[in-house]
Context: one part of a larger RNA
Parts: sequence; structure tokens; C1' cells
RNA sequence: UGACGGGGGCCCGCACAAGCGGUGGAGCAUGUGGUUUAAUUCGACGCAACGCGCAGAACCUUACCAACCCUUGACAUACCUAUCGCGGAUAGUGGAGACACUUUCCUUCAGUUCGGCUGGAUAGGAUACAGGUGCUGCAUGGCUGUCGUCAGCUCGUGUCGUGAGAUGUUGGGUUAAGUCCCGCAACGAGCGCAACCCCUGUCCUUAGUUGCCAUCACGUUUGGGUGGGCACUCUAGGGAGACUGCCGGUGACAAGCCGGAGGAAGGCGGGGAUGACGUCAAGUCCUCAUGGCCCUUAUGGGUUGGGCUACACACGUGCUACAAUGGCAGUGACAAUGGGUCGCAACCUCGCGAGAGGAAGCUAAUCUCAAAAAGCUGUCUCAGUUCGGAUUGUUCUCUGCAACUCGAGAGCAUGAAGUCGGAAUCGCUAGUAAUCGCGUAUCAGCAUGACGCGGUGAAUACGUUCCCGGGCCUUGUACA
Repeated sequence: UGACGGGGGCCCGCACAAGCGGUGGAGCAUGUGGUUUAAUUCGACGCAACGCGCAGAACCUUACCAACCCUUGACAUACCUAUCGCGGAUAGUGGAGACACUUUCCUUCAGUUCGGCUGGAUAGGAUACAGGUGCUGCAUGGCUGUCGUCAGCUCGUGUCGUGAGAUGUUGGGUUAAGUCCCGCAACGAGCGCAACCCCUGUCCUUAGUUGCCAUCACGUUUGGGUGGGCACUCUAGGGAGACUGCCGGUGACAAGCCGGAGGAAGGCGGGGAUGACGUCAAGUCCUCAUGGCCCUUAUGGGUUGGGCUACACACGUGCUACAAUGGCAGUGACAAUGGGUCGCAACCUCGCGAGAGGAAGCUAAUCUCAAAAAGCUGUCUCAGUUCGGAUUGUUCUCUGCAACUCGAGAGCAUGAAGUCGGAAUCGCUAGUAAUCGCGUAUCAGCAUGACGCGGUGAAUACGUUCCCGGGCCUUGUACA
């Protein structure tokens, strides 16, 4: 100087407390461990691994296993030789296929000094080499997590100290903040904080189609449908607005704090982006890049099939429930974000349904996905039930070359566990929790996951004694 203390003081955080809802019990989904396996590819392991890499494993992906093939190689550059095309379509034989052999047709490279001279392409050959998701994240870059959006981390000059170092950065107040004020052997400065950026909340203005319809007219297809209009809603550009600015109190005549007015909004209005010096030899050599090491007829390359989907079991994360604040049937309003031409599909017909057959419009504020759901009415009357839906049988639908291993969905039948969950444990302070549906990426198909969107919409916070984490000061130390 740090670190640590079941030392002290001050302060903060859904840290506790006060509340609401869960997890832990059940079934299923998903990840992991273990076990099994020819293989069940690899990585990630307290918080900060375990619905994580994977924004989507039937083939492909794919890295794993078995079998069958290739060896200058699927890909790049260089050399030699040959050819002038390459390419596309087609039919046949062998084969699981890769691949091998053959058939027919279309096409017939560019420049040119007309010399295979130059370029380009293809085939063959030899060698340099290619190739490696092989190892080392404890050789690395880059990127990322975490403490933590915590308020800290430092420097120059000066001063003090033999020195390590100290001071500044401590103290008195204050703040979300090393935020600001005052004081002070310090005076200044940098990286952080804040602000500048984006979204949202109010108003003004500009613009008015694909959006809107107050006024006027038309029409009766009653739908802004048509003319017309841009007032309103909305869209998207520009501005205004909030600054403790005003008043009172308090404070040290300060910074600030408390209350009030006005205001759409009040003291950081709400949300996002933004992550200091550093810590964990944290994670990643399987995104990529890269040193070293290793393989080179194989640890490289291709193919078919299998596996990553196994199952006595254990754990994590979720979904659905155990019902009446509910199930079922009927009814009928009100959203927002988004997507769509390899596509979204109105509407009509068929089907109990998943869907199928036709088919308008739309490269979209125009057409479309699209039906929002919780809501309301009726019924059921406390039961393993009209709860719950696992499991199984069967008949189908769709995608796709192909659903056996191993997809999703529909109909009929079947109708398991489960009556609110031990010890323990998690999230959340407001348009939040809870609850309800909708959309998107990935994607042929496949979502209870992820990322977004809106609808309905609470309870509680006395307080900081205690648990956990953190900041500042101080004290002890046989620790560094």
C1' cells in the first nucleotide's frame, strides 16, 4: 500500500422486511449428468454451464459410427502436353450410392500482326503443394460474459517522507453519481458520471395518398362507395416545451432539500443505446484469424445407411393442470408490432376437420396473412366430474426424392397421474407483477424455446435489527 475480520461508523441495491405470483409434488416438452451404444460428434460446469453455442439434427446440416470408394485430391497457385470449347437436355447398362461405361440432340470462346502468337476454358501428367470442425483459449488476435451502469480509476506540477509511498481523491454538507457547494499544501487535468443520440408522453407548423370524413353534394351496392375536402385521426419532416425557471419554508448568505402554483409532463418525466482502470491464466483454436505441434493412399475427400432422437435413474429450465374468479356451448365488439411474388391469398365449391379444387387482388398506409383473446349470455353443481389431458388403437391431411428408426396436424375411440405440492428456493416496486392473445426470425415441413407487440390490470414497501452483494472512512493483523 492492499487484502481479510463471526471489528466499528456512514450509505446503497427486490438484499431483507411488507405483498403478489411461482419452482420444489404430477404428466409432458426441452437441456444436462449418468448409464448404454458400432456411434450415441464437440464445446459450456457456483453466481457468470444446464429451452446455452443450436434463429429450428428425417436426407442435407454433421463434425460421430459402419460399409463401399478416391489419392495433386471437393478447393487455390505454378509447370509440361493435348484439345477448342465449356455447358445444357436425353436415353440405357452395372451398382446401395458415390462412381464407371455407352446413346442421341442443342450449342460450337475472345483478340489477332493469321504465327497455336496472346488470353480463356477443358482433359491428362509430374511435382511443389492443397486439405484437417486434429491438439494447445495456460502461446495469441478479435469478440464475449462477470463484478456493474457499481462510482470509481488515474496523471502532470508542487509539497511532505531516508524510502515504499502520502497529499490531491481526506474533512463538513449534499446527490442517482469523485453530483455539486464550502473548507483544506495543494493547483490543475484525463478516463468514467451527467449531457449530446434514439423511442415515448403535450402542443404548433409543413405536407395530404394508398390514410382520414367535420361541412356540401350524389347514389342506395349503406361500405368514405363516388364527387369533393385536408378540419379531425393518422403518417413523417421541422420546431416549441422542463430550467429548481416562479412563490413560500429550511439550510451556512452555499450546494441542495421540503411544500405550492402554473403545466400534457416536475425536480434524472418513462424506456433504450452507451459498460472507466481492472478482476476471474473466466469463455471461445468448432464463426473468423493465427504461432507451435501433429496427420498426408489419411486425423484429407466422396457416398449409402445408421447415430446426434438410446433409458433403470438424478438435476436445471419451461408448458399443461389439479377446476366454479372454472369447463362446455352460443354470442359478439375493441389492438399493436410485423410478414408477403420461389410469396400472402380474399371469394366460391367440396370435406365433421386437418385440408383440397378453382380463383380476384397485391412488389403492399391500396391487396392479403387476420380469426384477436381475455369479455357477455346459457348450462354443468363439487364428483377424479361435462375437471385434467398423458398414453394407446384406428382412419386421414400436409410438407418433402423419402416421415420405419425420427416430422407436424385432423377425426373417432381410449381417458393415466394429478384434489395446490416436504426441506428448500425464484421473480417482481407500475402500466410493473399477474393474466390474455397476436406477430417475426430460423424454416420445404416442424416452437411449450427466443425476440418483439399490444389488451385487461393489481397488492405492498413500517423500516434497515438480521441474510446476500456493493461503495466510502476508520481500526486490528503472525496474510501478500
Small-subunit ribosomal RNA, 3' major domain from an uncultured prokaryote, 480 nucleotides, folded computationally. Rfam family: Bacterial small subunit ribosomal RNA. Gene Ontology terms of the family: ribosome and structural constituent of ribosome. The coordinates come from a structure-prediction model, not an experiment, and the mean pLDDT is 80.